Small-subunit ribosomal RNA, 5' domain from an uncultured bacterium, 504 nucleotides, folded computationally.
Context: one part of a larger RNA
RNA sequence: GGACGAACGCUGGCGGCGCGCCUAACACAUGCAAGUCGAACGAGCCGAGGGGAGCUUGUCCCAGAGCUAGUGGCGGACGGGUGAGUAACACGUGAGCAACCUGCCUUUCAGAGGGGGAUAACGUUUGGAAACGAACGCUAAUACCGCAUAACAUACCGGGACCGCAUGAUUCUGGUAUCAAAGGAGCAAUCCGCUGAAAGAUGGGCUCGCGUCCGAUUAGCUAGUUGGCGGGGUAACGGCCCACCAAGGCGACGAUCGGUAGCCGGACUGAGAGGUUGAUCGGCCACAUUGGGACUGAGACACGGCCCAGACUCCUACGGGAGGCAGCAGUGGGGGAUAUUGCACAAUGGAGGAAACUCUGAUGCAGCGACGCCGCGUGAGGGAAGACGGUCUUCGGAUUGUAAACCUCUGUCUUUGGGGACGAUAAUGACGGUACCCAAGGAGGAAGCUCCGGCUAACUACGUGCCAGCAGCCGCGGUAAUACGUAGGGAGCGAGCGUUGUCC
Numbered sequence: 001g002g003a004c005g006a007a008c009g010c011u012g013g014c015g016g017c018g019c020g021c022c023u024a025a026c027a028c029a030u031g032c033a034a035g036u037c038g039a040a041c042g043a044g045c046c047g048a049g050g051g052g053a054g055c056u057u058g059u060c061c062c063a064g065a066g067c068u069a070g071u072g073g074c075g076g077a078c079g080g081g082u083g084a085g086u087a088a089c090a091c092g093u094g095a096g097c098a099a100c101c102u103g104c105c106u107u108u109c110a111g112a113g114g115g116g117g118a119u120a121a122c123g124u125u126u127g128g129a130a131a132c133g134a135a136c137g138c139u140a141a142u143a144c145c146g147c148a149u150a151a152c153a154u155a156c157c158g159g160g161a162c163c164g165c166a167u168g169a170u171u172c173u174g175g176u177a178u179c180a181a182a183g184g185a186g187c188a189a190u191c192c193g194c195u196g197a198a199a200g201a202u203g204g205g206c207u208c209g210c211g212u213c214c215g216a217u218u219a220g221c222u223a224g225u226u227g228g229c230g231g232g233g234u235a236a237c238g239g240c241c242c243a244c245c246a247a248g249g250c251g252a253c254g255a256u257c258g259g260u261a262g263c264c265g266g267a268c269u270g271a272g273a274g275g276u277u278g279a280u281c282g283g284c285c286a287c288a289u290u291g292g293g294a295c296u297g298a299g300a301c302a303c304g305g306c307c308c309a310g311a312c313u314c315c316u317a318c319g320g321g322a323g324g325c326a327g328c329a330g331u332g333g334g335g336g337a338u339a340u341u342g343c344a345c346a347a348u349g350g351a352g353g354a355a356a357c358u359c360u361g362a363u364g365c366a367g368c369g370a371c372g373c374c375g376c377g378u379g380a381g382g383g384a385a386g387a388c389g390g391u392c393u394u395c396g397g398a399u400u401g402u403a404a405a406c407c408u409c410u411g412u413c414u415u416u417g418g419g420g421a422c423g424a425u426a427a428u429g430a431c432g433g434u435a436c437c438c439a440a441g442g443a444g445g446a447a448g449c450u451c452c453g454g455c456u457a458a459c460u461a462c463g464u465g466c467c468a469g470c471a472g473c474c475g476c477g478g479u480a481a482u483a484c485g486u487a488g489g490g491a492g493c494g495a496g497c498g499u500u501g502u503c504c
Stems, first nucleotide, its partner, number of pairs: 001504004006500005013376006019369002021334001026332003030329003035074003040071002043068003050062004081287003091211007100204002105200007113147001115145002122137006153178009163168001183192003213259003220250003225247004230242003262284004266277004289310005312323004340366001342365003348362001349360004379409004389400004413445001414441006423431001448493005453474003459488005469476002
């Protein structure tokens, strides 16, 4: 000198764009943050609008828009948060899988025949303070289960061709065995779905080369340990797991142990090499009160799912139950320190749905904060009697100083009034009567902070008298202090200026 997610002191006019718990991965009141589909299903509620019976009001019937707890489907594995753990194939980069999976989506081929038994809802009875149940009875489905059909699928037994570094792979062909389905809407056409297979795309899983902090005042470490045979398990390879066999495997090219730490694209600095760093944004990983476990599913060992154990909090009729903000706000606490219990789904995107649409604290916006960067303003021109006042003075004057007053203007920002968007090319705008435009008013409403001994731009007076104090280093202060305090003057930067902390 530069930089900062900064803090503190003094000061503070406006706008745009960003950023805002770095500490206690401490504990959390309250509200919201993941639902949706009645065009899968039975049932219930309702009775708008319509039709009919009825002289009319009332009433009844038909058909039916709408609403819904439940069964069922898809989604709750995305999106959002945090960085505790992790020195590791976690990440980065480059390869490999002849050892793998992939819902929704795209393309192609083939198909959907015929049956069955339940069960929630509901009803009755009943237990419990509650949470939540129990028994009996009834019912539907795109819920569940057999049967048929069966190949380019899978398994086994064969034959041929060809390729690979190996286990082996690819392809043609024969036989045997096994395995599927669901309907809904519509007058219909048709559309949306369903089943099997092949391919693609997307997303993932696994393996390997190289890179990836400090300590040797950590030198030896290791029994599923290293390898093999056989099995189990997995989507898949593998001591991943198991039985048996062998005695191996790693290590001064730093094993093991201890400490620290999420990694990267990047960011800061520097001429570069390098050093430091990993906020916001983007990619990957890990975690969700602590520890463990599986279930469902294409996908989880699952933040707002389940079970168990621990700690904590709450309810209780003491028998038993409920909870998890490292989602968005917000509270207490910690701290030098970090915001609103806001508006809207209008846009972008996501989930569900045929759609209308619903949901969306993702997101878009608004609020607060000079926290940062950038821009603008606080007036412009004229004006010497060089006024008054202040300060200094050699008492002559010098300086503040064209500065002020005064005159002539301007209208950026501002104030008031009027108009008023783009963002959505038909409708739909939270932002927002915002941005912007027009008119009018009036210099009116808007300047401070630090420093002045040298480094380092900027000097005098008074007070003080090694006191009070200053200080980044050198050092000032003991009676004329340009170094302390105040004043005048000056220098620098300017809505900021200084100080502190950290990095280069």

The RNAcentral record of the full RNA draws on ENA, Greengenes and SILVA.
The coordinates come from a structure-prediction model, not an experiment, and the mean pLDDT is 86.
It matches the Rfam family "Bacterial small subunit ribosomal RNA". Gene Ontology terms of the family: ribosome and structural constituent of ribosome.